Overview:
The RNA shown here (SAM riboswitch aptamer (S box leader)) has 105 nucleotides.
[in-house]
RNA sequence: AUCUUAUCCAGAGUGAUGGAGGGAACUGGCCCGAAGAAGUCCAGCAACCUAUAUAUUUAUGUAUAUAGGUGCUAAUUCCAGCGGUAAAAUACCGAUAGAUGAGAG
Numbered sequence: 001a002u003c004u005u006a007u008c009c010a011g012a013g014u015g016a017u018g019g020a021g022g023g024a025a026c027u028g029g030c031c032c033g034a035a036g037a038a039g040u041c042c043a044g045c046a047a048c049c050u051a052u053a054u055a056u057u058u059a060u061g062u063a064u065a066u067a068g069g070u071g072c073u074a075a076u077u078c079c080a081g082c083g084g085u086a087a088a089a090u091a092c093c094g095a096u097a098g099a100u101g102a103g104a105g
Stems, first nucleotide, its partner, number of pairs: 002104007013042001015041003021032003026081004043073003048069009077097001082094005
């Protein structure tokens, strides 16, 4: 690389540095950005995995807290693209793709 599986409408910066891009890729939109983008650091959020403690329990369970491994911190995964439902604008549902965790290999 690939495969399996769970989740993806919640939450989280008036910080430092940096100095022009960014929102995965393509197409089409729509946005963010010199009142400072990406990246890095710090801070924070969350609770997928592991450990420990406590409570509870039929429990290899559940809840809470702490620590560690990740992850994340504009907009639903920013929206659409393929299929379906509704007469349609449009709305909704699903798929594909993608992201993240855990596992396989």
The coordinates come from a structure-prediction model, not an experiment, and the mean pLDDT is 83.